[in-house]
C1' cells in the first nucleotide's frame, strides 16, 4: 500500500427494512428470625461518527474512525 470481516446496554450476545430478544450484572420488591436461593419488576442518549435512499434504516448505500485478519 491492497483486500476482507467486525464495531448493538456495565459485560456477553441475537436481530440483516416496520420500530432493540436473551443471559449475566446492577437497582427495587416478595419470601426469610437474618441471609442465600427462588420468584416479580426496572434497567440501550435508539445500535462507532457523519451524510444519503426510502412512508419507515441497528438493518441498504457512501465517507470517516476504531479493532482483528490476509496479501505484497
Nucleotide at each position: 500500500g491492497g483486500c476482507c470481516a467486525c464495531g448493538u446496554g456495565g459485560c456477553g450476545a441475537a436481530g440483516a427494512a416496520g420500530c432493540a430478544a436473551c443471559g449475566c450484572g446492577u437497582c427495587g420488591g416478595u419470601c426469610u428470625g437474618c441471609a442465600a436461593a427462588a420468584c416479580c419488576g426496572a434497567u440501550a442518549u435508539g445500535c462507532g461518527a457523519g451524510g444519503g435512499u426510502g412512508c419507515g434504516a441497528a438493518u441498504c448505500c457512501c465517507u470517516c474512525c476504531g479493532u482483528g485478519g490476509c496479501c505484497u
Molecule: transfer RNA
Organism: Candidatus Nomurabacteria bacterium